[in-house]
RNA sequence: UUCUGAAAAAGGCAAACUUGCCGAAAGGUAGGGACGCAAAACCACAGGUCUAAGGCAUUCAGAUGCUAUGACGGCUGGGUUGCCAAU
Numbered sequence: 001u002u003c004u005g006a007a008a009a010a011g012g013c014a015a016a017c018u019u020g021c022c023g024a025a026a027g028g029u030a031g032g033g034a035c036g037c038a039a040a041a042c043c044a045c046a047g048g049u050c051u052a053a054g055g056c057a058u059u060c061a062g063a064u065g066c067u068a069u070g071a072c073g074g075c076u077g078g079g080u081u082g083c084c085a086a087u
Stems, first nucleotide, its partner, number of pairs: 004085002012037002017032006035074001041080003045077003048072003054067005
């Protein structure tokens, strides 16, 4: 240095649920809380998933369908960076 993650140490993050706020929603954010995580750090590049305000179509209307320019990195792959250590 590369691969790898057995044991350990120092720290780190924080699912569900819940309260406030933001948002049309998905979801985000701060506090509480820990299911888990060695990249559960960063990047929407490829696939995937969620939502459908606006737009479009149908409709007498109510409504229904399509659509991402909105989201998810704790769904998979890819890129960048990175703690400790048997080997």
This is a predicted structure of an 87-nucleotide RNA (c-di-GMP-I riboswitch aptamer) from a Clostridia bacterium.
The model forms 95% of the base pairs in the Rfam consensus.
NCBI's taxonomy places the organism under Bacteria, Bacillati, Bacillota, Clostridia.
Model confidence (mean pLDDT): 86 of 100.